[in-house]
Predicted 3D model of an 88-nucleotide RNA (c-di-GMP-I-GGC riboswitch aptamer) from Domibacillus indicus. The coordinates come from a structure-prediction model, not an experiment, and the mean pLDDT is 85. NCBI's taxonomy places the organism under Bacteria, Bacillati, Bacilli, Bacillaceae, Domibacillus. It matches the Rfam family "c-di-GMP-I-GGC riboswitch aptamer". Its family is annotated with cyclic-di-GMP binding in the Gene Ontology. The model forms 95% of the base pairs in the Rfam consensus.

RNA sequence: CAUGAAAAUAGCAAACUUAUUGAAAAAUAAGGACGCAAAGCUACGGGUCUAAUGUUCAAAAAAAGCGAUGAUCGCCGGGCUGCCAAAA
Numbered sequence: 001c002a003u004g005a006a007a008a009u010a011g012c013a014a015a016c017u018u019a020u021u022g023a024a025a026a027a028u029a030a031g032g033a034c035g036c037a038a039a040g041c042u043a044c045g046g047g048u049c050u051a052a053u054g055u056u057c058a059a060a061a062a063a064a065g066c067g068a069u070g071a072u073c074g075c076c077g078g079g080c081u082g083c084c085a086a087a088a
Base pairs, nucleotide, nucleotide: 003085004084011036012035016031017030018029019028020027021026034074040080041079042078044077045076046075047072048071049070052069054066055065056064
């Protein structure tokens, strides 16, 4: 460097519940553990989710469509950093 067998130390925390924020996706806190060797950080590429503002239609409004300046790194890849350790 690569890899993830065994063990140890330390760590994170899905679903769900409650509270708060938000238009929503979702986020934060507490409880809770399905899992995780990067489930640490980063929206850089792809994907997915949302659709407030905007836009199309329309006489106007609503509905519907389109559409990230939104969300997700526990969807995949890239970048940065990091604990332990056997065989090859």